[in-house]
């Protein structure tokens, strides 16, 4: 150059058209004499970014950026 894949709270990953979920982590809280385990709760993402379909797009098209892997 050309072809696939992937892009979602901090990290790591579901969700593949109906208003986004867990684990880990963090902040209070309970519990101890103290940690530590456990247990109960809150905060944190307008789904890289733009555009088009659509009554609705995280999901389907296209465009761009990055990342990672193949072919020349």
């Nucleotide at each position: 150059g050309c072809c696939g894949c992937c892009g979602u709270g901090g990290c790591u990953a579901a969700g593949u058209g109906g208003u986004a979920u867990a684990g880990c982590g963090a902040c209070u809280c309970c519990u101890u004499g103290g940690u530590a385990a456990g247990g109960a709760g809150u905060a944190g993402g307008u789904c890289g970014c733009g555009a088009g379909u659509u009554c609705a797009a995280u999901u389907c098209u296209c465009g761009u950026c990055g990342g990672c892997g193949g072919c020349u």